[in-house]
């Protein structure tokens, strides 16, 4: 990079660098010199994996704990849309496509 599986309506910002664009891509719409996006310290959120405890049909499987390890994550539902189907048209809803994290795997 490329398969597989699970999840994506919750949560959680300080301080310092730095200055013009940023929210994946096209369209809205949106944040942005009251300084974003980025980087870096520091905190926090979370609980995928690993730990641990309890059960069970026990190479696993559910549940509950913690939160020192490895990961992610802290504007807006993955901001919303785009295919397809459903509801009466505004608008709702379910799917799929992309995508993003996290385990494994060629």
């Nucleotide at each position: 990079u490329g398969c597989u599986u699970a999840u994506c309506g919750a949560g959680a910002a300080a301080g310092g660098c730095g200055g013009a664009g940023g929210g994946a891509a096209g369209u809205g719409c949106c944040c942005u010199g009251c300084g974003a996006u980025g980087c870096c310290u520091u905190g926090a959120c979370a609980a995928c994996c690993a730990u641990c405890u309890g059960c069970c049909u026990c190479u696993g499987g559910c549940a509950g704990a913690a939160a020192a390890g490895g990961u992610g994550c802290c504007a807006a539902u993955u901001c919303a849309c785009a295919u397809u189907c459903c509801c009466u048209a505004a608008g709702g809803g379910a799917a799929g496509c992309a995508g993003a994290u996290a385990a494994g795997u060629c």
SAM riboswitch aptamer (S box leader) from a Bacteroidota bacterium, 106 nucleotides, folded computationally. Rfam family: SAM riboswitch aptamer (S box leader). Gene Ontology term of the family: regulation of gene expression. Taxonomically the source falls in Bacteroidota (Bacteria, Pseudomonadati). It was read from a public genome assembly, where an Rfam model found it.